A computed fold for a 73-nucleotide RNA from a Candidatus Aminicenantota bacterium, annotated as transfer RNA. The sequence is in RNAcentral, with records from ENA. Its Rfam family is "tRNA". Rfam describes the family as follows. Transfer RNA (tRNA) molecules are approximately 80 nucleotides in length. By type it is a transfer RNA. Gene Ontology term of the family: triplet codon-amino acid adaptor activity.
[in-house]
RNA sequence: GCCGGUGUAGCUCAGCUGGUAGAGCAUUUGAUUCGUAAUCAAAAGGUCGACGGUUCGAGUCCGUCCACCGGCU
Numbered sequence: 001g002c003c004g005g006u007g008u009a010g011c012u013c014a015g016c017u018g019g020u021a022g023a024g025c026a027u028u029u030g031a032u033u034c035g036u037a038a039u040c041a042a043a044a045g046g047u048c049g050a051c052g053g054u055u056c057g058a059g060u061c062c063g064u065c066c067a068c069c070g071g072c073u
Base pairs, nucleotide, nucleotide: 001072002071003070004069005068006067007066010025011024012023013022019056027043028042029041030040031039049065050064051063052062053061
C1' cells in the first nucleotide's frame, strides 16, 4: 500500500426485509434473613465510533474518515 471483519448500556453481546433500542452479568432500591450470601421484584444506565448522503422514516442502506483484529504484498 491492497483486501476483509468488528465498533450498540460499566462488561459480554442480540437487534431478521429500514418502522417505539433490547437481553444476560454488574450497579442502585425494596422484599426475604438474627445478619451475610443466595433468591425474588423494581429502578437507573445509550448522541448505536465520527461526519455527511439517500429516505416520510436509518443501529440497519451508501460515501469518507477514526480505532481495533486478521490476511496479502